[in-house]
Order: sequence, then C1' cells, then structure tokens
RNA sequence: GGACUAUUGGUGUAGCGGUUAACAUGCUUCCCUGUCACGGAAGAGACCAGGGGUUCGAUCCCCCUAUAGUCCGCCA
Repeated sequence: GGACUAUUGGUGUAGCGGUUAACAUGCUUCCCUGUCACGGAAGAGACCAGGGGUUCGAUCCCCCUAUAGUCCGCCA
C1' cells in the first nucleotide's frame, strides 16, 4: 500500500429496510432467609464508532473517516 471482517447498555452477544432495539450476565430496589448465598418480583442502563448519501422510512443498503483484527504485497 491492497483485500476482507468487526464496531450495538458495564461486559458478552442477537437483531428479513417498518410499531417501544432483544437475550444472558452484572447493577439498584423489594420479597424470601436468623444472616449471606440461591430463588422470586420490579426497575435503571445503548437513540447502534463518527460524518455524509440513497429511501416515504436506515442499526440494517452505499461512500468517506477512525479504531481493532486477518490475509496478501512491500525488490530501488
């Protein structure tokens, strides 16, 4: 330098272009218990890496940028 993949709550992952972005775990409160743990109930927490475009409508499609990774190349 080229090709490809990934980026979504604190963490790990889902999510055919269409109503409120879901699950697990963690966290908070309550119940349960003599206490803790386990178990049960409820709740908070991401507007989807950033920008632009297409579309009636974009987490999803296209382009640029950033970060991480994989592969290839790099001869003066």

Description: This is a predicted structure of a 76-nucleotide RNA (transfer RNA) from an Erysipelotrichaceae bacterium. The same sequence occurs in records of 2 taxa. The RNAcentral record of the sequence draws on ENA. Rfam family: tRNA. The family's RNA type in Rfam is transfer RNA.